[in-house]
Context: one part of a larger RNA
Formats: sequence, structure tokens, C1' cells
RNA sequence: GGAUGAACGCUGGCGGCGUGCCUAAUACAUGCAAGUCGAACGAGGCCCUCUUCCUUCGGGAGGAGGUGUCCAAGUGGCGAACGGGUGAGUAACACGUUGGUGACCUACCCCGAAGAGGGGGACAACCCUGGGAAACUAGGGCUAAUACCCCAUGUGAUCCUAAGGAUUAGAUGCCUAAGGAUGAAAUGGAUGCUUCGCAUUCGCUUCGGGAGGGGCCUGCGGCCUAUCAGCUAGUUGGUGAGGUAAUGGCUCACCAAGGCGACGACGGGUAGGGGACCUGAGAGGGUGACCCCCCACACUGGAACUGAAACACGGACCAGACACCUACGGGUGGCAGCAGUAGGGAAUAUUGCACAAUAGGCGAAAGCCUGAUGCAGCAACGCCGCGUGCGCGAUGAAGGCCUUAGGGUUGUAAAGCGCUUUUCUGGGGGACGAGAAAGGACGGUACCCCAGGAAUAAGUCUCGGCUAACUACGUGCCAGCAGCCGCGGUAAAACGUAGGAGGCGAGCGUUAUCC
Repeated sequence: GGAUGAACGCUGGCGGCGUGCCUAAUACAUGCAAGUCGAACGAGGCCCUCUUCCUUCGGGAGGAGGUGUCCAAGUGGCGAACGGGUGAGUAACACGUUGGUGACCUACCCCGAAGAGGGGGACAACCCUGGGAAACUAGGGCUAAUACCCCAUGUGAUCCUAAGGAUUAGAUGCCUAAGGAUGAAAUGGAUGCUUCGCAUUCGCUUCGGGAGGGGCCUGCGGCCUAUCAGCUAGUUGGUGAGGUAAUGGCUCACCAAGGCGACGACGGGUAGGGGACCUGAGAGGGUGACCCCCCACACUGGAACUGAAACACGGACCAGACACCUACGGGUGGCAGCAGUAGGGAAUAUUGCACAAUAGGCGAAAGCCUGAUGCAGCAACGCCGCGUGCGCGAUGAAGGCCUUAGGGUUGUAAAGCGCUUUUCUGGGGGACGAGAAAGGACGGUACCCCAGGAAUAAGUCUCGGCUAACUACGUGCCAGCAGCCGCGGUAAAACGUAGGAGGCGAGCGUUAUCC
């Protein structure tokens, strides 16, 4: 000198764009942050139509039907594994990069081939009877489905038997043909019609391919410590088996005795990694906030279920700590989501608005949901831009300070005269963002026009040398200053105050950290 997620002191007019718990991965009141589909399903409610009975003529009770763009507790489907947060752990194939998978998976989406035949039994909801303070729960009975199950069919597929071919370092993979075995489905929903049915569309099943996504393996690379020198029994390898989507001591049985290490094993400490960011001419050094990619975690620990995918932040189970409710028997909870509270701290914001846009989930769609996101609020926290006026104005006014008492300086500075209106205030108009019509949280915002009036707006640090800027008074090794050298003990340009001057300027200084 540059830089910062900064803090502190003094000061503070406006706008744009960013950024904002670095500490306690401490504990959390309250609200919201993941739902959606009635075009999968039954029952029910509201409504409408018809009808029977009663009627105090208001209506009430019952039955049948309808579907109305109606409601939504339950069954069912999809989503909830994304999006959002944090950095605790992790020195590791975690990350980055290079390859491999002849060892693999892939819901939704796209393309292609083939199919969807027949049947069955339940369980919620509902009704009844119980238990419990509650959370909730037990038993009996009824019922639907795109829920569940059985049989059939088998283009493909998988497995077994064994054959041939091509490729390859290597064939269990690929291609071709044969025999055998195994295993599918919802002909469901909607609409239209010429209504026994057909058509369209959304779905269902099997298989092949794609796209995107992921699993696993691998060469190389990136911290400190030898005041850590030896480490290791599933350890290293083999055979077989189990397990997995898949390879593998991943696990197990048996066999062998190996494997790693001064090219630093093992141990200890520290730490999420990268793109990047800061600095520097570069080499390098430092950092890992915001944004993007990957990883890990979700009160602590563990083991699983469902599912295409989780060992699952706002799912379930067990244990523990903590907190809350309780009728004392028992239950409930998890902000490292957005706000917000307490605590800690030098220190870090609103319990805001909207789904209008972008995007995600569900849905045929209308649409619903979305603290993702878009915006607004707070903070000079940062960067950038603008302003606090411009011109003339000497008898160099007054006042202040200094003085050799003549004067000098503040100083064209002020006053005064003229001008302008960026800003500001008041009034009027008023968007783009919304690609056919309508539809905007932001927002009566940005912007435009008119009027008014210099009006609403300057500080801070320094002045011994380094280092731009000097005098007076006070103080008297005191009070104090200080980055280094050093000032202060009676004329201090170094302390304090004043006048003046210099630097930067809505900031200026200080502290901390990095180059």
C1' cells in the first nucleotide's frame, strides 16, 4: 500500500447493487416451511328433482334419482430421498482430476416390440360393545377399488442342458439356433358417438434401447508432528459358501503365513474438499464468508422398515440426556428450515408481503401447496454514484488569534447583489416486468411534468523526524503522549486548549487478521 462476513470511537444527507451469528452442532415459547389427486374407490354431508305421510301451512319425517364447477375423514396412487439449513465429525478414494465397470442399478420422461383372458377372499371408513385423564386403543359385524391374492397365456426376459460364431489380454458378456423350467397385467378412469359396442385420451404389464441420475474400483494431487519407529489376527492371500443391483474379508468355514513401514507405516494434533477469493510483476504466500459442484450431519448413540433410490432434518423403533403434560397408571417433543426468544459474545436483521414472475410436487385440466423463490423492512457493513450551491463582491467590515503595536492572518471568506434547483417539500400523471384476452406482491414504486425556496444536508484525523501541515497560552519527569526513534524536570512546533494549517471526506480514525 492492498484486503475484510469485521468490531470500537466520533460523525452522518440521498440513491443503486450486494452482504449481514465468524462465538454455544447451546436450549427453544409461538406461527408458518409438503402436499396433491373425487377423471382410482366405497360410505357420508350440502344442494337439486320426483314422490309418500304428517302439518300449527313456516315446515318436518321417509323413499327414489341426479350429478352441481360443492366439502373431504378413510382406503388407494404419486410426491414426501428434491428444494432449504449447518460444518459437528472426517487426513478418508472424503474431495479434485484421469481412466475403468468384461462387476452394476435407475421411479417419472422419450423411442420401439408385444400384451392386458378368467376368478377369489379381505381390511379401513361405517355400525355395535368396551378400556383410558389424555395420547390412543381392544373385540364383534358390513363394504368398494387402479388395494391384495390365485389360475391361465408367454412376443420378449431369467435360469438349466449343451452347440456354433465374432470380438478381446482374458468371456460368465454379445450374436445365432434347439430342448426344458420359471414368472405379467387394471380392458381400469374420463369424454364423444350410431350406446350389446366403437373411437379418442390418460393409465396398466413384459421386454429392448435412449436421456438424465447414481453405486463401485482406480493412477496422480493437496496439512503439521520422529520429543510418535515399528504396526497388523479378518490381519495379508487362497478355496468354498453367504450377502449385495454389483466386485471385494463385505461376512463366515477351512488352509497358508503373510501384509504395511525412514519414498515416514502406526500414533498424536488440526481440518469438511474443490471451483474460487485476497495479495503479489511473477513464482509464491494466505483464506475456503456470499455464489456454484461434491461430501457429511439432523438432540446423542444404535439397528432397521418402506421404496427406483434413505438407513430418511419437519417418517417409524430401541436406549440415553434434557424439557413439557398428567387423574401418577402413562404420554409428548426435537428450529444446523423462515421469522422470532433466551444465553454466549466486541459483534450480525422483520415473529413482514406475495405466489405476479422463475421453479418444484400433485392433477386430464381448472387449480392447490411451496419461509424455494420474487420482493419489501433494519444496518454507512462493503463497493459505486450524487449532493451539501454557482458568479460577482475590499473601505480587505466586525469578531477571534498573533504582534516588533506599525501591522499580519482568518479572507472573497462573510455581509451584500445576481443566478440555478441536482437534492428537498407540495401537487399532478404514471409504467416495463404479463410472449392471444384478463391477471403485479413489489407499487401509486421507478420515471415524467408543475410550483416553492439556498432552501433540508460536514465531519474526522493529524501538524518533532519518518510524513503533507506552526504559533500562543496552560502544565512543569506532574498531568499526559507514543507505530519506531522518543517527548514532558519553567520559554514544550511532541502533553492540554485556542487560533491557523495539512490529509481524506459521508465518512474519518483505531484495533484485529492476511499478503
Molecule: small-subunit ribosomal RNA, 5' domain
Organism: uncultured bacterium